[in-house]
Context: one part of a larger RNA
RNA sequence: GAUGAACGCUGGCGGCGUGCUUAACACAUUCAAGUCGAACGGAUGCGGGUGCUUCGGUGCCCGUGUUAGUGGCGGACGGGUGAGUAACACGUGAGCAACCUGCCUUUAAGAGGGGGAUAACGCUGGGAAACCGGCGCUAAUACCGCAUAACGUAUUGGACUCGCAUGGGUCGAAUACCAAAGGGAGCAAUCCUGCUUAGAGAUGGGCUCGCGUCCGAUUAGGCAGUUGGUGGGGUAACGGCUCACCAAACCGACGAUCGGUAGCCGGACUGAGAGGUUGAACGGCCACAUUGGAACUGAGAAACGGUCCAGACUCCUACGGGAGGCAGCAGUGGGGAAUAUUGGGCAAUGGGCGAAAGCCUGACCUAGCGACGCCGCGUGAAGGAAGAAGGUCCUCGGAUUGUAAACUUAUGUCAGGGGGGAAGAAGAGAGUGACGGUACCCCCGAAGGAAGCCACGGCUAACUACGUGCCAGCAGCCGCGGUAAUACGUAGGUGGCGAGCGUUAUCC
Numbered sequence: 001g002a003u004g005a006a007c008g009c010u011g012g013c014g015g016c017g018u019g020c021u022u023a024a025c026a027c028a029u030u031c032a033a034g035u036c037g038a039a040c041g042g043a044u045g046c047g048g049g050u051g052c053u054u055c056g057g058u059g060c061c062c063g064u065g066u067u068a069g070u071g072g073c074g075g076a077c078g079g080g081u082g083a084g085u086a087a088c089a090c091g092u093g094a095g096c097a098a099c100c101u102g103c104c105u106u107u108a109a110g111a112g113g114g115g116g117a118u119a120a121c122g123c124u125g126g127g128a129a130a131c132c133g134g135c136g137c138u139a140a141u142a143c144c145g146c147a148u149a150a151c152g153u154a155u156u157g158g159a160c161u162c163g164c165a166u167g168g169g170u171c172g173a174a175u176a177c178c179a180a181a182g183g184g185a186g187c188a189a190u191c192c193u194g195c196u197u198a199g200a201g202a203u204g205g206g207c208u209c210g211c212g213u214c215c216g217a218u219u220a221g222g223c224a225g226u227u228g229g230u231g232g233g234g235u236a237a238c239g240g241c242u243c244a245c246c247a248a249a250c251c252g253a254c255g256a257u258c259g260g261u262a263g264c265c266g267g268a269c270u271g272a273g274a275g276g277u278u279g280a281a282c283g284g285c286c287a288c289a290u291u292g293g294a295a296c297u298g299a300g301a302a303a304c305g306g307u308c309c310a311g312a313c314u315c316c317u318a319c320g321g322g323a324g325g326c327a328g329c330a331g332u333g334g335g336g337a338a339u340a341u342u343g344g345g346c347a348a349u350g351g352g353c354g355a356a357a358g359c360c361u362g363a364c365c366u367a368g369c370g371a372c373g374c375c376g377c378g379u380g381a382a383g384g385a386a387g388a389a390g391g392u393c394c395u396c397g398g399a400u401u402g403u404a405a406a407c408u409u410a411u412g413u414c415a416g417g418g419g420g421g422a423a424g425a426a427g428a429g430a431g432u433g434a435c436g437g438u439a440c441c442c443c444c445g446a447a448g449g450a451a452g453c454c455a456c457g458g459c460u461a462a463c464u465a466c467g468u469g470c471c472a473g474c475a476g477c478c479g480c481g482g483u484a485a486u487a488c489g490u491a492g493g494u495g496g497c498g499a500g501c502g503u504u505a506u507c508c
Base pairs, nucleotide, nucleotide: 001507002506003505005504006503007502008501009500012377013376014375015374016373017372018370019369020335025333026332027331029330031328034073035072036071039070040069042067043066044065045064046063047062048061049060050059051058052057080288081287082286090212091211092210093209094208095207096206099205100204104201105200106199107198108197109196110195112146114144115143121136122135123134124133125132126131152177153176154175155174156173158171159170160169161168162167182193183192184191185190214260215259216258221251222250226248227247228246229245230244231243232242233241263285264284265283266282267278268277269276270275290311291310292309293308294307313324314323315322316321341367343366344365345364349363350361351360352359353358381409382408383407390401391400392399393398414449416444417443418442419441420440424435452497453496454495455494456493457478458477459476463492464491465490466489467488473480474479
């Protein structure tokens, strides 16, 4: 000098930041991922029209709402944490002639004609519940054949051309294979939106390699899919990734293996620098989501608020069986020296869905709490000597506190009361502000409400008196205290910093 700090004493205001470093301990409760009726069939409310009616009702059509279910997109983002990981995890620089990429942009072409189901619903059964079953009906942008088929894919020939190797590109031929879905507006024409195939782009990812990346040799040998090859399988893709067979390799004092510790970086702190230490907040990457394992769906997951299995734990139960996962926001218990509200709002920014209106959004914005940090401001200013009183010291003369106070004059920051009152809000216009009646402006009133902490032997700025008597105590080091202690305690005075000041811890 620095800190995500804590502790002691003290504490007026504001702005901007920041706040479980410990138990990746356990969690009550709310909320944190939905949306689309312009994909679909129902159910249902309201309004209108109309038919039947035993006047109780009931059927159909139109319009307009709601939405349990089917279907689509999103739940792989955003948010949290740092357990694990010494590794191509990260950083940096290359490579992929070995790869994928929903939504988006752009280019070209297409969308013909059929089919069978199923939830919802109805009837019914089982169960305490969670939920499960049987029979029957129905729709689609759900599902499945057929047609169409190249610039796509696979195979086999050809021509041209390029590369660092395996090899790549372009053109042309043959054979085989593979698509599709509709919805809305409109009288219509048509338009909008979606669908399928292919090419290119953009974005995001996957893989490979060079170099860099902590401590221990009181860890010296390690390794059996191990190292390589051939072949099969698998993957988006290369590869012992996996398997069969064959060979016996491969790594290691230039530190293998083993053990310990640790997320990595941009950065941060310190330092003249070199360097040392560190990785809170913000940004990038990685890993994880009660512990371990597994796959499904999907463009993308081996998926925090999805599924299955096993373990531990908690809860419900009719004892047969079920339910759960805050390292999301708040909050609780526990641990700890120690770390906040079960707040407001989607107004802004951003995200998901939707044609849109809009809905959702504990991301985010914003308020609350904490001197935790940084910065700013105030607690007054000017004049004022009878150098008042009081206190302290005293050689009793005085000295000092001290222009300090009183007193006089003027002012009005902050806090308080009253009045006005934003920007942030974009877009053709209208409307739309959580913060917030906040910031800011004006007025009122009144020096009125606002100073402490540590030190004073030397280092080190700052001295006397009393008490104590190697006691009580101080102390970072040297060292003080045993009867005049500038070193202990108190008082006066002084020095330093100041809404803080000291102490402790850690780094330079």
Model confidence (mean pLDDT): 88 of 100. Predicted 3D model of a 508-nucleotide part of an RNA (small-subunit ribosomal RNA, 5' domain) from an uncultured bacterium. It matches the Rfam family "Bacterial small subunit ribosomal RNA". Gene Ontology terms of the family: ribosome and structural constituent of ribosome.